[in-house]
A computed fold for a 1510-nucleotide RNA from an uncultured prokaryote, annotated as small-subunit ribosomal RNA. It matches the Rfam family "Bacterial small subunit ribosomal RNA". The coordinates come from a structure-prediction model, not an experiment, and the mean pLDDT is 82.
RNA sequence: AGUUGAUCCUGGCUCAGAACGAACGUUAGCGGUAUGGAUUAGGCAUGCAAGUCGUACGCGAAAGUCUUCGGACGAGUAAAGUGGCGAACGGGUGAGUAACACGUAACCAACCUGCCCUCGAGAUCGGAAUAACAUUUGGAAACGGAUGAUAAUGCCGAAUGGACUGUUCCUUAGGCAUCUUUGGAAUAGUAAACGGCGGCUUCGGCUGCUGCUCGGGGAGGGGGUUGCGGGAUAUCAGCUAGUUGGUGGGGUAAAGGCCUACCAAGGCUAUGACGUCUAGCCGGUCUGAGAGGACGACCGGUCACACUGGGACUGAGACACUGCCCAGACUCCUACGGGAGGCUGCAGUCGAGAAUCUUCCGCAAUGGGCGAAAGCCUGACGGAGCAAUACCGCGUGUAGGAUGAAGGCCUUCGGGUUGUAAACUACUGUCACGCUAUAGGAAACGUUUGUGGUUAAUAGCCUCAUGCCUGACUAAAGCGAGAGGAAGCACCGGCUAACUCCGUGCCAGCAGCCGCGGUAAGACGGAGGGUGCAAACGUUGUUCGGAAUCACUGGGCAUAAAGCGCGCGUAGGCGGUCCACUAAGUCAGUUGUGAAAUCCCCCGGCUCAACCGAGGAACUGCUACUGAUACUAGUGGACUCGAGGACGACAGGGGUGAGUGGAACUCCAGGUGGAACGGUGAAAUGUGUAGAUAUCUGGAGGAACACCGGUGGCGAAAGCGGCUCACUGGGUCUUCUCUGACGCUGAGGUGCGAAAGCUAGGGUAGCAAACGGGAUUAGAUACCCCGGUAGUCCUAGCCGUAAACGAUGGGUACUAGGCAAUGGGAUAACCUAUGUGUCUCAUUGCCGGAGCAAAUGUAUUAAGUACGCCGCCUGGGGAGUACGCUCGCAAGAGUAAAACUCAAAGGAAUUGACGGGGGAUCACACAAGCGGUGGAGCAUGUGGUUUAAUUCGAAUCAACGCGAAGAACCUUACCUGGCCUUGACAUGCACGGAUUAGCUCUGUGAAAGCAGAGUGACAGCUCUUCGGAGUCGGAACGUGCACAGGUGUUGCAUGGCUGUCGUCAGCUCGUGUCGUGAGAUGUUGGGUUAAGUCCCGUAACGAGCGAAACCCUUAUCACUAGUUGCCAGCGGGUAAUUCCGGGGACUCUAGUGAGACUGCCGUUGUUAAAACGGAGGAAGGUGGGGACGACGUCAAGUCAUCAUGGCCCUUAUGGCCGGGGCGACACACGUGCUACAAUGGUCUAUACAGAGGGUUCCAAGACCGCGAGGUGGAGGCAAUCCCUAAAGUAGGCCCCAGUUCGGAUUGCAGGCUGAAAUUCGCCUGCAUGAAGCCGGAAUCGCUAGUAAUCGCGUAUCAGCCAUGACGCGGUGAAUAUGUUCCUGAGCCUUGUACACACCGCCCGUCAAGCCACGAAAGCGGGGAGUGCUCGAAGUCGUUUCGCCUAACCUUCGGGAGGGCGACGCCGAAAGCAAGCUUCGUGAUUGGGACUAAGUCGUAACAAGGUAACC
Repeated sequence: AGUUGAUCCUGGCUCAGAACGAACGUUAGCGGUAUGGAUUAGGCAUGCAAGUCGUACGCGAAAGUCUUCGGACGAGUAAAGUGGCGAACGGGUGAGUAACACGUAACCAACCUGCCCUCGAGAUCGGAAUAACAUUUGGAAACGGAUGAUAAUGCCGAAUGGACUGUUCCUUAGGCAUCUUUGGAAUAGUAAACGGCGGCUUCGGCUGCUGCUCGGGGAGGGGGUUGCGGGAUAUCAGCUAGUUGGUGGGGUAAAGGCCUACCAAGGCUAUGACGUCUAGCCGGUCUGAGAGGACGACCGGUCACACUGGGACUGAGACACUGCCCAGACUCCUACGGGAGGCUGCAGUCGAGAAUCUUCCGCAAUGGGCGAAAGCCUGACGGAGCAAUACCGCGUGUAGGAUGAAGGCCUUCGGGUUGUAAACUACUGUCACGCUAUAGGAAACGUUUGUGGUUAAUAGCCUCAUGCCUGACUAAAGCGAGAGGAAGCACCGGCUAACUCCGUGCCAGCAGCCGCGGUAAGACGGAGGGUGCAAACGUUGUUCGGAAUCACUGGGCAUAAAGCGCGCGUAGGCGGUCCACUAAGUCAGUUGUGAAAUCCCCCGGCUCAACCGAGGAACUGCUACUGAUACUAGUGGACUCGAGGACGACAGGGGUGAGUGGAACUCCAGGUGGAACGGUGAAAUGUGUAGAUAUCUGGAGGAACACCGGUGGCGAAAGCGGCUCACUGGGUCUUCUCUGACGCUGAGGUGCGAAAGCUAGGGUAGCAAACGGGAUUAGAUACCCCGGUAGUCCUAGCCGUAAACGAUGGGUACUAGGCAAUGGGAUAACCUAUGUGUCUCAUUGCCGGAGCAAAUGUAUUAAGUACGCCGCCUGGGGAGUACGCUCGCAAGAGUAAAACUCAAAGGAAUUGACGGGGGAUCACACAAGCGGUGGAGCAUGUGGUUUAAUUCGAAUCAACGCGAAGAACCUUACCUGGCCUUGACAUGCACGGAUUAGCUCUGUGAAAGCAGAGUGACAGCUCUUCGGAGUCGGAACGUGCACAGGUGUUGCAUGGCUGUCGUCAGCUCGUGUCGUGAGAUGUUGGGUUAAGUCCCGUAACGAGCGAAACCCUUAUCACUAGUUGCCAGCGGGUAAUUCCGGGGACUCUAGUGAGACUGCCGUUGUUAAAACGGAGGAAGGUGGGGACGACGUCAAGUCAUCAUGGCCCUUAUGGCCGGGGCGACACACGUGCUACAAUGGUCUAUACAGAGGGUUCCAAGACCGCGAGGUGGAGGCAAUCCCUAAAGUAGGCCCCAGUUCGGAUUGCAGGCUGAAAUUCGCCUGCAUGAAGCCGGAAUCGCUAGUAAUCGCGUAUCAGCCAUGACGCGGUGAAUAUGUUCCUGAGCCUUGUACACACCGCCCGUCAAGCCACGAAAGCGGGGAGUGCUCGAAGUCGUUUCGCCUAACCUUCGGGAGGGCGACGCCGAAAGCAAGCUUCGUGAUUGGGACUAAGUCGUAACAAGGUAACC
């Protein structure tokens, strides 16, 4: 950061940090210091990596040179051999090893030790061989054989000898059991090289150094033993015969079953034996605040290994990396007979791999071997090379420089940005480059000369001084030139620092997580810009961290994952009060150790740093000694409050067995009776005339126990209910009587354990899985109905699980209260029917405070505060599954994973929405009524179809007489054809010519257009005969460039406008308060209203947008005014009429006011709001109507009113014109008109409106026409004139019929408008006279001046398809008991797995693709063991028997001894056998995970439509 609309939790996933023996990609200037085969302990060509000593020994060349040709020098050199020392160090690797292998601390009274140091003693007399060599001989070679001779510091014999070794004895001191130690005695045994090199020598010897032998000691090294410590796994629970111990013997340097014979039967293990897997261990390294976690490269300590396996020899030391023997695999040589080899040394090579270097230089330094030494050897080591592999350092310039250049990118076109960046000017000189001369690592040894010491000594040795000799590799420094040679990589949606444009269009792609991409992508790709690091930067991998996400420090378990179903109890853990002792834990001080390096601090050396050196601290550990005794522990003693017992009471569906009772039910028998019963939403199956159901009597059977009965009782839980008896478990209270911590918990273990199920035997009334039938249904393997078998019941035995739940383990203590119940006890008063009150113990419930908790909640019966013990959890799914094991008759149970997959899954609460949830309320919502639609004909709109086109939009309500308040052309957007291209229209620029402009005309054409002719302007200036001419230019025109134009696209990019919920009563805010928070409160509640209207109450108090009011109109009156309106009264006049005079009274007009406010009265109501009734009033409770439409919802509608971003077209998707189309027509739907008739039709006569409109207009009277209309025109720019009523009323006819209803359709003849009436107008007359006789399912409107019915007007408009729309008046009803139901709406509440919000969510089978896993007849590999066979090398043993034999003995015959051979035990590899274990593979098969739009249903979430779940 991401689960949600939002919130708080739980919880997993992911990122930011550091590190690396790394690898990969892009890039790359220099230096220093480190590091560099992690994989195949795979195979290796080639060279080198261990030799040295002539001062141990015997021998002893050659090339070459010289020559007197004899020889000499080379040279007593090289080389080989005998002998000594070394080769067991150094160097490599990590295969094996879970072990005394390692670490740490101890021990060896059970041991060894070459070279080195030190001390003591000694070194006498002899002997026999053998290599080299010579001769000869076998073999291809490797390598030998035989004979002969010879030396030693090689080998052997004897002597001597002690402080050495063994035995015995005495003695001293000590310890740790065996014992050790001091001194002494006896006895037996055990040495050697008078070697080597010097000096002196009187040649006898003396002496120095070195070497040798024995013994003691030391140092260093090694061997052995022990405590403690450090992996995983119990799906490994039992292992072990040399095994455990003893005795004797053997063996070793040494203890020991180390080995062997015999004896005994032990030993190890839940504190994890044995097995399996993994692994070298440590100092340390990385990380981390620490505790921890991970790791064990380089450096250091240690172990193990050396082609694989086995074995010994030599030696001080090996079971030996560059030794030996054997077996095996592999490679090589071969004359095929036989031989050789071992890079896990340094380089190097092949292979495998993501991946790891030079076949370098030198022994100058340090170190090692040998040597007296010089010296030799040394792939140890010192250096160089390669690699950005890591760390560290330096540089790629510095300063100035604004016309803020050019170019790039963006842009609102103004500019911004790249950016002082560059250019340019001035300077500097690190690094690299070239040149120059050098420091340091070098001091020893040796040698020259000299001094001192030792000594007889001028030998030798030791010390000091002086000069000389020795460098593989290489730093810093000086000079020169010149900004010249030196910057990239990743990222820019959030986390996370950094933003724009273009391209792309769920494509291509990105991605650590969330997630981007479907035409305006800050997330893909590119560019510009920016950010971060920088000779590097990113990616990948791994480790730690964050992760308190295994929680010791430092977590949890009511509902999120998590308390075993419940007891009893073993081991273990923990444990009341007091006293004493001990000192194991604990604490303090001291001792030894904890290698060095590393880390830390400080100082110093490289110019700094990395790096290196010095000192300190630290190494948190272990050992030993001394002390302390509070606590824990141990031992002993005591106590009573924990626990248990006793006496006395008490309650109870506690358990087991036996007996017994009534009601109900079913069946059987009989009686009465006579048609139905039964069942359901409605039915049917079923029963019944062979007599049911109903009713009565009698009988049989099984199961369960009504009322009492109660959040009442008992039990550990499961569970327990008629009554009686018997047996029996537990509990409570009182007394404070006894014991004296006897306690709590409890891994394993063991017992109990609902229902269902299983086995055997009974039983079976009712009920009832399965099953049959009837219904329901699209289906109905269900829900409903009729039947019905297991089962339910009993006995005996299994099973061992449940949402076995308080989803809360058991124990102890403490921490406010209130109310009630059950069982005891104590007490007081009243009253005594019995109840009430107070206190107390135990139990069971409710409410509630603090506290706790994510919240819900819990709260003395804790989920509070503590202690002790057990069990369990660690994301969701896969999965409580697979495999394995245990249990079970089976069903199955217990234990219990992984691969793979997702970024969530989950808890509590909030706001909404929804419910075939609830409550209260409203609305022409229903009901009550009136009239319609749906049927007919026609009009009109839409769909569909058709068409060249039938332009486009609108789609439930809220599209469909809608946009369109007027489609013949135009409109017009569509189609067809003909034309135009700066364009029909706007602006700007450049150029052109001087008539192309304008006007008139001609040709062609359907027109547009195209082509052409004539005339010919305008302003200024000049000229003028006033006719005009010339010149110059603005406009126009033409050409060209910018651009115009688009009813093209996107209403899901938008503005504006509109519809709808809905004129519904709602929607919010400020402050306060409550809540961790989302939010709540207010706005809920009680009343009331049309209303969130008002009142009351109230942690709310106020306010806003809505409602209402204000506005318009209408109803009444008053005042004012009185023309065009009016005419009562007055006057005049007419046939008559305000006609005239006049009048303002009335009507009216139109301006101003009044009026209505629940104001008044009564009743009801909370003294309220208000309701009801009444009075008055023109009007009464909003008087009627209108305008006015809250927050918002529907990505609602409109890009075709308009505006507008993006995209698209540009001789066309623009523009013009003629004609056609929008009017088509099998059909379907919506909205209407006219009807079907008598409340009617028709004819005649006759009465009464309102509101509008009128100059290209309304048009009177008059005349003509049957009429539409025509002629004509008074009057009217309007209260003046005109358009102007119908239903009604009066009278006549029609007489119930397809009619005198109805008028469609069609024919003919006309009228009007208009260029034009064919497609396609309206009207008139005559004729024609269709369907239709009141309309199925369904559905619409309306509550009063309303419905219904009647006509009139207007807009648009040349005319009109208007029956539409918008208005106007005339006549003028019926009904409403009411809210059960349908629809819609708002309010409160409830449930929710919904939030795109039920048109939601979501489950399972099947089908398809893909992935991993399990099973599987089998098949194939690996590993460890067991048994048997065979048995190499070799040690050991035997060898009386075969062969050979120098040293000693010998009587010389031989013997002792030795060797070879042979035999025996053991014994590697190999073979055979049966098993175990692990891995791979396997036809087929099983489930599982995943995958935009597959199939079938609808199981769950709401009462999810049968409540859900175990």
The RNAcentral record of the sequence draws on ENA.